Molecule: Bacterial RNase P class A
Organism: uncultured Lautropia sp.
RNA sequence: GAGCGGGUCGGACGGUCGCCGGGGGGCAACUCCCGGAGGAAGGUCCGGACUCCAUCGGGCAGGAUGCUGGCUAACGGCCAGGCGCAGCAAGCCGGCUUUUGCCGGCCCAAGGCGACGGAAAGUGGCACAGAAAACAUACCGCCUGGUUGGCGCAAGCCUUCCCGGCAAGGGUGAAAAGGCGAGGUAAGAGCUCACCGCAUUGCUGGCGACAGCAAUGGCAGGCCAAACCCCAUCCGGAGCAACAUCAAAUAGGCACGCGAUGCGUCGGCGCCCCGGUGUCGACGCGCAGAGCGCCCACUCGAGCGUGCGGGUAGAUGGCUAGAGCCGCCGGGUAACCGGCGGCCCAGAGGAAUGACCGUCGCGCCGGCAACGGCGGACAGAAUCCGGCCUACAGGCCCGCUC
Numbered sequence: 001g002a003g004c005g006g007g008u009c010g011g012a013c014g015g016u017c018g019c020c021g022g023g024g025g026g027c028a029a030c031u032c033c034c035g036g037a038g039g040a041a042g043g044u045c046c047g048g049a050c051u052c053c054a055u056c057g058g059g060c061a062g063g064a065u066g067c068u069g070g071c072u073a074a075c076g077g078c079c080a081g082g083c084g085c086a087g088c089a090a091g092c093c094g095g096c097u098u099u100u101g102c103c104g105g106c107c108c109a110a111g112g113c114g115a116c117g118g119a120a121a122g123u124g125g126c127a128c129a130g131a132a133a134a135c136a137u138a139c140c141g142c143c144u145g146g147u148u149g150g151c152g153c154a155a156g157c158c159u160u161c162c163c164g165g166c167a168a169g170g171g172u173g174a175a176a177a178g179g180c181g182a183g184g185u186a187a188g189a190g191c192u193c194a195c196c197g198c199a200u201u202g203c204u205g206g207c208g209a210c211a212g213c214a215a216u217g218g219c220a221g222g223c224c225a226a227a228c229c230c231c232a233u234c235c236g237g238a239g240c241a242a243c244a245u246c247a248a249a250u251a252g253g254c255a256c257g258c259g260a261u262g263c264g265u266c267g268g269c270g271c272c273c274c275g276g277u278g279u280c281g282a283c284g285c286g287c288a289g290a291g292c293g294c295c296c297a298c299u300c301g302a303g304c305g306u307g308c309g310g311g312u313a314g315a316u317g318g319c320u321a322g323a324g325c326c327g328c329c330g331g332g333u334a335a336c337c338g339g340c341g342g343c344c345c346a347g348a349g350g351a352a353u354g355a356c357c358g359u360c361g362c363g364c365c366g367g368c369a370a371c372g373g374c375g376g377a378c379a380g381a382a383u384c385c386g387g388c389c390u391a392c393a394g395g396c397c398c399g400c401u402c
Base pairs, nucleotide, nucleotide: 001402002401003400004399005398006397007396008395009394011360012359013358014357015356016355017354019036020035021034022033023032024031025030038378042389043388045387046386047385048384049383050239051238052237053236062235063234064233065232066231067081068080069079070078071077082116083114084113085112091106092105093104094103095102096101117230118229122228123227124224125223126222139170140169141166142165143164145162146161149158150157151156178196179195181193182192183191197219198217199216200215201214202213203212204211205210243317244316245315246314253308254307255306256305257304258303262285263284264283265282266281267280268279269278270277271276272275289300290299291298324343325342326341327340328339329338330337331336362375363374364373365372366371
């Protein structure tokens, strides 16, 4: 210096004028003090706290997760480990080169990537190519036997066709029923054997995933579950516009009263506490509207008043002291946990957190210099936390490799 990985910061100080919240003073106008965005406040993708829904419990359906162990309030998150995949450097081997070096292969530290339960429960799929894509198959090919024709003294060679054997070789494909070498055979084949792989069993190590070793087996029978499905675990729903309290106007609801079998005056009779009450008669006033054009009867009842209750606007709470932040010590490989001490750090509700100026600092450009000019990202709280993902000018630090 470059590459990879991780962490951290995200300009500082001061002044003027404003905005939001809290506290104090003042009768008031006003005034003083304190606090005021982020590492992602973002996407709303997971998980929780909290609130209501019937007491939140069981089942079906549906969804999510999926190697192991741990952390956590919880998680699909984090930490540690296992296994697999690809693979740089180094190393080893081979080839080329006078050397430096280059090319290929093996093995691959650190670091990277992996939806990493089950394919001997069942169903289904596997394009193109290819004979065949799974109860396997036979295009070319190899081989015994028979056969046609030719050559040859003969052994035999070439050739046509047929019955059979084989799956070693070729070819197709992402993938073709262990790999490789030897024996064996007419040719072949785990047919047999060594090594490797695989399966089963046992032992050892590990909490475990798993690893190592030994014995046995001649090889099970491809791939896909990010196809259905099976197994295990977890999940009730809606969300602070949750929810709780107070509570207008208008409209509507319920109850009661008036409206309305009436009211007023006079007279007769009955009862009693010479003034009321009941009844009868006469006169005067009132008798709205709808069913139904008019009248009678009947039914409903506009309207007015009082009270109650629900709900809306509005107001208040929820609302920010919390799985909080900082420091030290201790436990743990770590995530994380515990102890002690210190601190208080936005709380709006059409929604504040702004604008300008000065000094310094950073980067770039011009200049010998003094200095001058330009630039400074992504973005922005809304009930609160733990994560993930995404965006980000520039600076600083750490680790690994070259």